A computed fold for a 1409-nucleotide RNA from an uncultured bacterium, annotated as small-subunit ribosomal RNA.
Its Rfam family is "Bacterial small subunit ribosomal RNA". Gene Ontology terms of the family: structural constituent of ribosome and ribosome.
The sequence is in RNAcentral, with records from ENA.
RNA sequence: GAGUUUGAUCCUGGCUCAGGACGAACGCUGGCGGCGUGUAUUAGACAUGCAAGUCGAACGAGAAUGUCCCGACUUGUCGGGACUAGUAGAGUGGCGAACGGGUGAGUAACACGUGGAUAACCUACCCUCCAGUUUGGGAUAACAUUUCUAACGAAGUGCUAAUACCGAAUAAUACAGCGAACUCGCAUGAGUAUGUUGUUAAAGAUGGCCUCUACAUGUAAGCUAUCGCUUGAGGAUGGGUCCGCGUCCUAUUAGCUUGUUGGUAGGGUAAUGGCCUACCAAGGCGUCGAUGGGUAGCCGGCUUGAGAGGGUGACCGGCCACACUGGGAUUGAGAUACGGCCCAGACUCCUACGGGAGGCAGCAGUUUGGAAUAUUGCGCAAUGGGCGAAAGCCUGACGCAGCGACGCCGCGUGGGUGAUGAAGCUUCUUGGAGUGUAAAACCCAGUCAGGAGGGAAGAAUUGCGAUCGAGCUAAUAACUGGAUCGUUUGACGGUACCUCCAGAGGAAGCUCCGGCUAACUCCGUGCCAGCAGCCGCGGUAAUACGGGGGGAGCGAGCGUUGUUCGGAAUUACUGGGCGUAAAGGGCGUGUAGGCGGGUCUGUAAGUCAGAUGUGAAAAUCCCGAGCUCAACUCGGGACCUGCAUUUGAAACUGCAGAUCUUGAGUACAGAAGAGGAGAGUGGAAUUCCAGGUGUAGCGGUGAAAUGCGUAGAUAUCUGGGAGAACACCGGUGGCGAAGGCGGCUCUCUGGUCUGAUACUGACGCUGAGGCGCGAAAGCUAGGGGAGCAAACAGGAUUAGAUACCCUGGUAGUCCUAGCCGUAAACGAUGGACACUAGGUGUUGGAGGUAUCGACCCCUUCAGUGCCGGAGCUAACGCAUUAAGUGUCCCGCCUGGGGAGUACGGCCGCAAGGCUGAAACUCAAAGGAAUUGACGGGGGCCCGCACAAGCGGUGGAGCAUGUGGUUCAAUUCGAUGCAACGCGAAGAACCUUACCGGGGUUUGACAUCCCGAUGAAAGUUCCAGAAACGGAAUCCCCCAGCAAUGGGCAUCGGGACAGGUGCUGCAUGGCUGUCGUCAGCUCGUGUCGUGAGAUGUUGGGUUAAGUCCCGCAACGAGCGCAACCCCUGCCCUUAGUUGCCAUCAGGUUAUGCUGGGCACUCUAGGGGGACUGCCUCGGAUAACGGGGAGGAAGGUGGGGAUGACGUCAAGUCCUCAUGGCCCUUACAUCCCGGGCUACACACGUGCUACAAUGGCCGGUACAGAGGGUUGCAAUACCGUGAGGUGGAGCCAAUCCCAGAAAGCCGGUCUCAGUUCGGAUUGGAGUCUGCAACUCGACUUCAUGAAGUUGGAAUCGCUAGUAAUCGCGGAUCAGCAUGCCGCGGUGAAUACGUUCCCGGGCCUUGCACAC
Repeated sequence: GAGUUUGAUCCUGGCUCAGGACGAACGCUGGCGGCGUGUAUUAGACAUGCAAGUCGAACGAGAAUGUCCCGACUUGUCGGGACUAGUAGAGUGGCGAACGGGUGAGUAACACGUGGAUAACCUACCCUCCAGUUUGGGAUAACAUUUCUAACGAAGUGCUAAUACCGAAUAAUACAGCGAACUCGCAUGAGUAUGUUGUUAAAGAUGGCCUCUACAUGUAAGCUAUCGCUUGAGGAUGGGUCCGCGUCCUAUUAGCUUGUUGGUAGGGUAAUGGCCUACCAAGGCGUCGAUGGGUAGCCGGCUUGAGAGGGUGACCGGCCACACUGGGAUUGAGAUACGGCCCAGACUCCUACGGGAGGCAGCAGUUUGGAAUAUUGCGCAAUGGGCGAAAGCCUGACGCAGCGACGCCGCGUGGGUGAUGAAGCUUCUUGGAGUGUAAAACCCAGUCAGGAGGGAAGAAUUGCGAUCGAGCUAAUAACUGGAUCGUUUGACGGUACCUCCAGAGGAAGCUCCGGCUAACUCCGUGCCAGCAGCCGCGGUAAUACGGGGGGAGCGAGCGUUGUUCGGAAUUACUGGGCGUAAAGGGCGUGUAGGCGGGUCUGUAAGUCAGAUGUGAAAAUCCCGAGCUCAACUCGGGACCUGCAUUUGAAACUGCAGAUCUUGAGUACAGAAGAGGAGAGUGGAAUUCCAGGUGUAGCGGUGAAAUGCGUAGAUAUCUGGGAGAACACCGGUGGCGAAGGCGGCUCUCUGGUCUGAUACUGACGCUGAGGCGCGAAAGCUAGGGGAGCAAACAGGAUUAGAUACCCUGGUAGUCCUAGCCGUAAACGAUGGACACUAGGUGUUGGAGGUAUCGACCCCUUCAGUGCCGGAGCUAACGCAUUAAGUGUCCCGCCUGGGGAGUACGGCCGCAAGGCUGAAACUCAAAGGAAUUGACGGGGGCCCGCACAAGCGGUGGAGCAUGUGGUUCAAUUCGAUGCAACGCGAAGAACCUUACCGGGGUUUGACAUCCCGAUGAAAGUUCCAGAAACGGAAUCCCCCAGCAAUGGGCAUCGGGACAGGUGCUGCAUGGCUGUCGUCAGCUCGUGUCGUGAGAUGUUGGGUUAAGUCCCGCAACGAGCGCAACCCCUGCCCUUAGUUGCCAUCAGGUUAUGCUGGGCACUCUAGGGGGACUGCCUCGGAUAACGGGGAGGAAGGUGGGGAUGACGUCAAGUCCUCAUGGCCCUUACAUCCCGGGCUACACACGUGCUACAAUGGCCGGUACAGAGGGUUGCAAUACCGUGAGGUGGAGCCAAUCCCAGAAAGCCGGUCUCAGUUCGGAUUGGAGUCUGCAACUCGACUUCAUGAAGUUGGAAUCGCUAGUAAUCGCGGAUCAGCAUGCCGCGGUGAAUACGUUCCCGGGCCUUGCACAC
């Protein structure tokens, strides 16, 4: 920095990721080299080999074997000699073995780091200096021999040497005692010079020489050189001890300690010291964390990080500890000793059972454990170590090699050219695109590997030889050290490196591709298989699973896992918080501690500056250098932020002293108060008791009941008792630290405020532990008990009601004494001080002004409220009573759950309280605010929403649709409103998608190509249920002489057709619904961190987001309204098919005719209505009420018109369409059947139940439509449906066409009827190829249910409901349905409480599918 809590937002907060590192491991893969690195687990056990020896110039002794020679003879044996050889091996002695190498078990400690101290110490070998190295002695191993033993080994006897051991001498600046001087120091004391007494040492070896002495060649005493030895002093190096500071977690470990703490004396040590002992004292340590428990070697460093910090302590280096486990000493300069000893233990091995041997945490190696860690290699050539005079020997230290991609670094696996781009693969809209210059092909350079040849550096020495000069000396000798030359030494290794040869030849994988996070498609799969670090993918179109193609990243590696730091400011020192997110202790008092007013002086602990020492090397960083580069290595510098010493400064803090008054306090004068404790006292109310009056109820609730009451209640009056609480005053009024405190009086008592003066002189603030107080409930004991009231009982409510409501009622509530110690103990806000705009109340003081007056007003102090600015805050909000700005101190927090739980401890009589985890689990849990939706929240308003009315449905019969059931099939869809007389404006066949049966396969239908033919269709006949099939008849068009070409059609073949098959949750389009509800948005501006808000809210008004006013908004869009159509009035134009007032003609009659177009009407165009006018109300507005005029009045009535969106609403079966599926079938043709079934349930309708009616007769008045495949008049036939027939009409002309209710008259008289017409029988009519399944109608006969319909429910506010008929679409025929038309023509609306739906504002919210 990102992802992840939400519909979205801001914040809090956790989880997760991207980075780095690793002694790693695992998976896949693997060409080369360099440099590093490699048992982290079992400090488990170990076979085998090696890892510490060396010195003959300290010492004595001393082989074997082989060769040669001699001798003896028994010719292959023995003896002797020389060489091997003073060699091997062993011994005495010296030095080393305490180094080097390994490991990290133990250790929380002066173990380590750092800085000091040692005046409290040691130091072999090495260096420097002084002095010395004289003289004696006795043993002993080896060896020889005897004996014991299985072995290891042991014992006895005898011989011998030394640089082994022991005397004597000498000796000091050594050591010890005594004396005394000077100098210095942080105490003890140290140093220097000095007097005296005592004590203490030694070892020789090798080489050379003859100057001196002796023997007289030369050697020895001797001299000399070198190496040793001894005493002492000093140095260097290495150590011992002590001290300051630093060094993990745990208080659910708070007290620990008897050699403990100190002293005196002694012992011990190299040395201080309770290190040890005796005696004496009673101390010592600890909340600044003792003691206990857990864990751990420490550091330089390594790793991460900007740093501060965190993690870590492999390799390399320093220190420590350990060496099978535990203990112990010896030797030694040094050990309490890895490859020494002793004892004990465990284990292993040998054994003759008596007894012995061993210690890989050295290098290799084995085994075990484990996810896991190498060769029983080469060499001392180099570096270093031990011994030695040296040569040299030893050295698993070390140098090299081997194994492992374990890490870091470097190199390669080829380079160039090469197509509008091969093949393959993938994809595709089939055109193409991708892989991809990639390949092939051509031309190249040759790294690494391979072959051949050459071939290092690392080597400096030492020794030896030669030469030169120096020291020593008597010396030209020897020796010592030096220079030059020559010679000698390489494990790695024939390695690095160089040259040549050949040839692209031998050398690429791993992970990922939903977001974070770079990289996308196809197929398969279908909440399966699987993925996943977090969020999350997968339920049929998966960029997330698996595979393919393609791509991204890194690359001899790539991923995964684990650990760790970072990101994480998520423990916050740098650098966080606590009103509501986790978090202020319930409140006070006060101990330790922390912090602390003004001035002066001193000091120098903190602080600051300089210097010095140290802070090892390596590492890190910078510069440079060496390996071809790099890693790596080397040189120089910086750094090592620290510690110590010292010099200085004196502002600040500290400390010491002095002083001051403003902080704090005291005294004085006043003031208010439910502050606390105790004692007393008062009235009202309640209840109980007694009595009186009085009678049937009372009480209680939403309504009731339980309960009380005729044994007299309730009510009322009088009197008496009891307990508890104190109405009014009473107030965001007062007091108190908080809890809390309320009648009145008295006593005792705490705190606060104001005023003015005096005094003390920082006496202050906070406060871990501690102590005290601490509501209610609860507990113990004793009282008290009126009312109230957990538990409990009863009555109700309810599905239940262990509740809410009612009737009762016990603890308790009250008092006294004691306990408990908790609360939403809240302002969810710790205390103190200071500073930072105001306004307005109120309480208690003081002052001023003023006044009769303290009525008001002003100022000020102390409290207590509200509003509000800056500032703060995530926002809400806080805001001089801060959540602002600062200082000081305390408490507390670190994701949610588990859990304030468990265990432990402390407290409590108990209940329980305080302290207070973990396992496991989740990817969140949360705060504030926003927009919606929701609420049996609120406000305002509307709608046939209710109410007021009228008529229905629900009951009957029938029609129709649906469910269910049935069936071969009863095709499919629609399912709350918003499916159900819906798709379907019309299923007998067709339709038709369903079922049965019979057929066809380029197909019933479209287009194209190839080939063939010239027909196909039609008509007739045969077979068949038909389709299909067979036969006959028939025999194309144009151009061209023909060939042929074109068109058309058929047949055969190929592409393809076809699908009412699936998915309406892949879609378009169309539609329903909220809803003709008044809403839905945008631009700019403004406000807000933001989601968003504002506008659109508010005051009015409207049918309306309609309009007006106001307003941080100003405008705009889609909606509303209007514009459109019909209708209502008038005018005008035009009069045929319409009309007929006037004129004329004619008829029984009729606009029938001439004529006219005035009227009606038709259909074009206009007018008219706009709150325009008056009045009242209103804000002077919008608008509303009333009125005039008008055909019509406030939208005149009706229609069309449906905003943003919602319901994954409906439709893949109207159509279109992605994907999937079928292809002799899920396609297509035909016949028959089915969609019309029927115990039942529901919806929508029709007809009724009758007299406001039925029937019969007469009679009047519409509108809107339709008509040539048609409507059909007059006439005739039939009771009728209808038939015959055909005038007229393509229609303001003719026809359908008789309108019906109505009106007039008659009849019926309340009944299952002259109501009602279902059902059934008979006979017919019409349509149609065909009315059996399955049409409509007519007529005769039949004459069912039904007498107004339970719960419930629907429509309608005016030309509406109701009622009456008429027409049309579909249609051959078939409406009670649907769509229209007119006739007659009501009732009611007080009103908005309630039901339903909706709009706006507001409020709550843990809801957001």